[in-house]
RNA sequence: AAAGAAGGACAGGUGAUCGCCGUCUGUCGUAGCAUUAGCUGCGUUGGAGGGAGGAAAGUCCGGGCUCCACAGGACAGGAUGGUUCCUAACGGGAACCGAGGGUAACCUCAGGGAAAGUGCCACAGAGAGGAGACCGUCUACACCAGCCUUCGGGCGCAGUGUGGAUAAGGGUGAAAGGGUGAGGUAAGAGCUCACCAGUUCUGGCGGUGACGUCAGAAGCUCGGUAAACCCCAUCCGGAGCAAGGUCGAAUAGGGGAACGUUUGAGGGUUGUCCGCCCAAAGUUCCCGGGUCUGGCUGCUGGAGACCGUUGGCAACGACGGUCCUAGAUGAAUGAUCACUGUCCCGUUGCGGGUAACUUCAGCGGGAAACAGAACCCGGCUUACGUACUUCUUUGGCC
Numbered sequence: 001a002a003a004g005a006a007g008g009a010c011a012g013g014u015g016a017u018c019g020c021c022g023u024c025u026g027u028c029g030u031a032g033c034a035u036u037a038g039c040u041g042c043g044u045u046g047g048a049g050g051g052a053g054g055a056a057a058g059u060c061c062g063g064g065c066u067c068c069a070c071a072g073g074a075c076a077g078g079a080u081g082g083u084u085c086c087u088a089a090c091g092g093g094a095a096c097c098g099a100g101g102g103u104a105a106c107c108u109c110a111g112g113g114a115a116a117g118u119g120c121c122a123c124a125g126a127g128a129g130g131a132g133a134c135c136g137u138c139u140a141c142a143c144c145a146g147c148c149u150u151c152g153g154g155c156g157c158a159g160u161g162u163g164g165a166u167a168a169g170g171g172u173g174a175a176a177g178g179g180u181g182a183g184g185u186a187a188g189a190g191c192u193c194a195c196c197a198g199u200u201c202u203g204g205c206g207g208u209g210a211c212g213u214c215a216g217a218a219g220c221u222c223g224g225u226a227a228a229c230c231c232c233a234u235c236c237g238g239a240g241c242a243a244g245g246u247c248g249a250a251u252a253g254g255g256g257a258a259c260g261u262u263u264g265a266g267g268g269u270u271g272u273c274c275g276c277c278c279a280a281a282g283u284u285c286c287c288g289g290g291u292c293u294g295g296c297u298g299c300u301g302g303a304g305a306c307c308g309u310u311g312g313c314a315a316c317g318a319c320g321g322u323c324c325u326a327g328a329u330g331a332a333u334g335a336u337c338a339c340u341g342u343c344c345c346g347u348u349g350c351g352g353g354u355a356a357c358u359u360c361a362g363c364g365g366g367a368a369a370c371a372g373a374a375c376c377c378g379g380c381u382u383a384c385g386u387a388c389u390u391c392u393u394u395g396g397c398c
Base pairs, nucleotide, nucleotide: 001394002393003392004391005390006389007388009386010385012340013339014338015337016336017335018334020051021050023048024047025046026045028043029042030041031040032039033038053370057381058380060379061378062377063376064375065240066239067238068237072274073273074272075271077236078235079234080233081232082096083095084094085093086092097111098109099108100107101106112231113230117229118228119225120224121223134170135169136166137165138164139163140162141161142160143159146155147154148153178196179195180194181193182192183191197221198220199218200217201216202215203214204213205212206211244297245296246295247294254287255286256285257284258283259282266278267277268276269275304323305322306321307320308319309318310317311316342367343366344365345364346363347362348361349360351358352357
């Protein structure tokens, strides 16, 4: 200097003027209640403090909270899937193990089971897993150039045909019945042996563990795929702040139907069944009429934030101290001005440098990303600007 990898931080700052929302407080006015000077509401006007994010987005997970409801069992269904730890919990986080990618720093993993079963692996190929003979090799018989002959016959290369053996060599394919070597065989084959790889089992050492490593035994060598169905292990009530509570407003219970009252209709309990509850009696549906679609609350003190000490590799925990940081409801936090910070471009000056260029200072111009709470919290995913820290590789110089 170039190319990469990982990590957290910030999201412009300060001041002034005007404007918006909310809390506390004072004066004045007013209404109601009260009666010895008070309480509550409304309005005017002063003062003090506060007012969007690190993702507020997505609505993908987990909860707090509310209701069903004081709520059980089986099946179905769904989710997760290495080990240990953290957490209120999670499908999240940390560390590690294994596999894979990368020269490396590091990154990724939907990481249990294919010998429980079913399915799939196109085409090519003999054969794609209860998987095989195309070419080739060996061998038996037959034909046969040729040779021999005591003329009866005998031998018979190459090649072809018909059988048998074979899976070492070749071919096909993404993938083909472990690999190398030796022996053995008619030719071959773990057929046998040595070494290696895999699988299973036994034991030693290290580790909490997943696992690692060492030694031995068995010739055991039946592919891949489960983000295919499936099997195994673990876990799982439902609905949701438009939950719920309360106030207000209005009404015609008018007409009809079905089922049912201990032989239980209908409703509730994610789906189905059992059980249980409404419940010891009504339930549901249709027609018709009226009102509201408003107010208050839930609504911000939290599994909270910050600082220090301490335990832990870390995630995170424990102890102590300090602090209170939006609560809108058609939806508040904006506008203007000044100075200044960051980045980019140009230019000037001193200096360095062969040059390209560059440290510092001054001047001028420009730019500033993604993006707005709506009950709250912990994660994940996505969008995005600036500077910084550490690490890896390559090249050059001292």

Notes
A computed fold for a 398-nucleotide RNA from Desulfuromusa kysingii, annotated as Bacterial RNase P class A. Its Rfam family is "Bacterial RNase P class A". Gene Ontology terms of the family: dimeric ribonuclease P complex, tRNA processing and ribonuclease P activity. Taxonomically the source falls in Desulfuromusa (Bacteria, Pseudomonadati, Desulfuromonadia, Geopsychrobacteraceae). The model forms 99% of the base pairs in the Rfam consensus.